[in-house]
The prediction has a mean pLDDT of 83. This is a predicted structure of a 72-nucleotide RNA (transfer RNA) from Coemansia sp. RSA 1591. The RNAcentral record of the sequence draws on ENA and Rfam. The source organism's lineage runs through Eukaryota, Opisthokonta, Kickxellales, Kickxellaceae and Coemansia. It matches the Rfam family "tRNA".
RNA sequence: GGAAUCGUAACUUAAAGGUUAAAGUAUUUACUUGAUAAGUAAGAAAUAAUGGUUCAAUUCCAUUCGAUUUCA
Numbered sequence: 001g002g003a004a005u006c007g008u009a010a011c012u013u014a015a016a017g018g019u020u021a022a023a024g025u026a027u028u029u030a031c032u033u034g035a036u037a038a039g040u041a042a043g044a045a046a047u048a049a050u051g052g053u054u055c056a057a058u059u060c061c062a063u064u065c066g067a068u069u070u071c072a
Stems, first nucleotide, its partner, number of pairs: 001071007010025004018055001027043005048064005
């Protein structure tokens, strides 16, 4: 330098054009306990960035950024 795959919450995964983006773990608050753990209830937290197609984009397309693999 060329090519391929991938990028969603702190972590692990769903959603594959359609109406408030869904869960588990972790975390915060309250209850429970003599205290902790476990349990119960409630909450906060995300689509790598920009543009395009579309009535509608996490999903399709282009570019950029990043990670991994591969070729030279």